[in-house]
Context: one part of a larger RNA
């Protein structure tokens, strides 16, 4: 320079409280903003920022009694959620091996490696902070043991088990169309409550109106394919009753798949509201109605169907077949036992991540209501959040 520029997009006002001190803290009312987001939930990343009590040096572009700041104490609970004890892709490493002055490079068998495959849990409650983890209710999976019932076998075998082997399945592109549904929405009915000071009201207004998985029955709308029996065979690196390739016979509502709806689960849970108590923060208890119509998905049937050319992973798992094992075993049912390890707080379109900052930038996925509307546009709202640190 100069007490100048700036104080980083944005709506506040008032009362009360706390306090030494209040425009900014707490609380109440009014007002305003977002609402395919400025709401909610994950992944990545961060790493205690979460909750409670206390503090007022520094940080906070002002103030501060406040804070993502400082101090102390506390908080993350799993057989079923996600990862591992399962599988493989790109790619990595790589016994032997090949190559190379050395370091090392490549690579077989293998072994790692999710962004993919496989894989048994839903609803409600609880609270300062966690909950598909705790609690309640109803379920499920794997293994083991015991009892009962049914059945098969114990003559070297056809009880049963069973591959690191064979076969099937897993198993896949893109686009389009239609149907049947559901989630969700809307309206009415029904239930509970309130009110008219001034003409009226059997009227009008306000609130709520539901519920999971698993199991059982039926297997529905729909979709696909023929199915079954006997028999033959130089194929599937050995074998095979399996697959494959043939032959014969038989059968037409034959086999497989498949949403949703219905009953149950549920004498449960939740529920507007009410009663009692209260340290005014809240706690305990009781608890009505619960039907119908309409609309309707980008979700499910659908891994389907149709079309097209660019012809659209692998392995495990599962089913089956033997090789092998094998004298007791399989199935159903009831009771019981066991079930390892890591993550789980909190932020997550952001003041907690990436941008040197409490930065008008960037950040993958899911949910996403109403009126108007073709619409996830725009406008206004719900739930919820916010009024942006002079």
């Nucleotide at each position: 320079a100069a007490g100048u520029a700036a104080c980083g997009a944005g709506a506040a006002g008032u009362g009360c409280g706390u306090g030494a001190g209040a425009a900014a803290c707490g609380u109440a009312c009014u007002c305003a903003c977002c609402g395919g987001a400025a709401g909610c939930c994950c992944a990545a990343g961060g790493g205690u920022u979460c909750c409670u009590g206390g503090g007022g040096a520094a940080g906070g572009u002002u103030c501060a009694u406040c804070c993502a700041c400082c101090c102390a104490g506390g908080g993350u609970u799993a057989g079923g959620c996600g990862g591992g004890a399962c599988c493989u892709a790109a790619g990595g490493c790589g016994a032997g091996g090949c190559u190379g002055a050395a370091g090392a490079g490549c690579g077989u068998a293998g072994u790692c490696g999710a962004u993919g495959g496989a894989u048994a849990g839903c609803a409600g409650g609880u609270a300062g902070a966690c909950a598909u983890u705790c609690c309640u209710g109803c379920c499920c999976c794997a293994g083991c043991c015991u009892g009962a019932g049914a059945c098969c076998g114990u003559u070297a075998u056809u009880a049963c088990u069973g591959a690191a082997g064979g076969g099937g399945u897993g198993a896949c592109a893109c686009a389009g169309a239609a149907a049947g549904c559901u989630a969700g929405g809307u309206g009415a009915u029904c239930c509970g409550g309130g009110u008219g000071a001034u003409g009226g009201a059997a009227u009008a207004c306000c609130c709520g109106g539901u519920c999971c998985a698993a199991g059982g029955g039926a297997g529905u709308a729909g979709g696909a394919a023929g199915g079954c029996a006997u028999u033959g065979c130089a194929g599937g690196c050995a074998a095979a009753u399996c697959c494959g390739c043939g032959a014969u016979g038989u059968u037409a509502g034959u086999u497989c798949u498949g949403a949703g709806a219905c009953c149950u689960g549920a004498a449960g849970g939740g529920g507007a509201g009410g009663u009692u108590c209260u340290a005014c923060g809240g706690a305990a208890c009781c608890g009505a109605a619960g039907u119908c119509a309409u609309u309707g998905a980008a979700g499910c049937u659908c891994g389907g169907c149709u079309g097209u050319c660019g012809a659209g992973a692998a392995a495990a798992g599962c089913c089956u077949c033997u090789a092998g094992g094998g004298a007791g075993g399989u199935c159903u049912u009831a009771a019981g036992c066991u079930g390892c390890u890591c993550g789980u707080a909190c932020c997550c379109g952001a003041a907690a991540c990436c941008g040197a900052c409490g930065c008008a930038g960037g950040u993958g996925g899911g949910c996403u209501a109403g009126c108007u509307g073709a619409g996830a546009a725009g406008g206004c709202u719900a739930a919820g959040g916010u009024g942006a640190g002079c």
This is a predicted structure of a 390-nucleotide part of an RNA (large-subunit ribosomal RNA, domain III) from a Synergistaceae bacterium. The source organism's lineage runs through Bacteria, Thermotogati, Synergistota, Synergistales and Synergistaceae. Its Rfam family is "Bacterial large subunit ribosomal RNA".